[in-house]
RNA sequence: CACCAACACUCUGGAGAGACCGGUUGAAUCCGGCGCCGAAGGGGCACGAAGCGCAAGCUUCCAAACUCUCAGGCAAAAGGACAGAGGGGCGCUU
Numbered sequence: 001c002a003c004c005a006a007c008a009c010u011c012u013g014g015a016g017a018g019a020c021c022g023g024u025u026g027a028a029u030c031c032g033g034c035g036c037c038g039a040a041g042g043g044g045c046a047c048g049a050a051g052c053g054c055a056a057g058c059u060u061c062c063a064a065a066c067u068c069u070c071a072g073g074c075a076a077a078a079g080g081a082c083a084g085a086g087g088g089g090c091g092c093u094u
Base pairs, nucleotide, nucleotide: 007088009086010085011084012083013082018034020033021032022031023030035074036073037072041070042068043067044066048061049060050059051058052057
């Protein structure tokens, strides 16, 4: 210097589960109640690795779309893991 990867941001696609019952009750909120979903976020764990130990074993690190449902969600809207396309990056400190 160039390129690639990752990432902010933008556009597009994007599932699941009660417009549940009651409080004079459309939606949302509030109070009470029962039933559900998993793909925001969060928790848990394998193989393996390291350490201690004669060994048995113990401890730590460690993944997910698995699992738990804390949070969130259960008409539409919003959100949404993930995917496709695009894509910008100044200064100072370490």
Model confidence (mean pLDDT): 81 of 100. A computed fold for a 94-nucleotide RNA from Dyella jiangningensis, annotated as Glycine riboswitch aptamer. The RNAcentral record of the sequence draws on Ribocentre. NCBI's taxonomy places the organism under Bacteria, Gammaproteobacteria, Lysobacterales, Rhodanobacteraceae, Dyella.